This is a predicted structure of a 77-nucleotide RNA (Glycine riboswitch aptamer) from a Clostridiaceae bacterium.
Model confidence (mean pLDDT): 78 of 100.
It was read from a public genome assembly, where an Rfam model found it.

RNA sequence: AUGAAGAUUGAGGGAGAGCGGCUCAAAGGCACACCGAAGGAGUAAAUCUCUCAGGUUAACAAGACUUCAAUCAGACG
Repeated sequence: AUGAAGAUUGAGGGAGAGCGGCUCAAAGGCACACCGAAGGAGUAAAUCUCUCAGGUUAACAAGACUUCAAUCAGACG
């Protein structure tokens, strides 16, 4: 001096399932039905399965994964 993998932060993209019922001024709550891409559990492992939590509400929030930038880092040469 090149700067791979990985990690963190910021910004962006980001699916699915009741536009249902009852109650309430509204928010919210209740029952049933459903979703699966935070997390969790099972598995050798998993974006597979389960659905505890979470979500079904367009918006907000959350969201695996992914793109860019910065910082850390330091494989290879």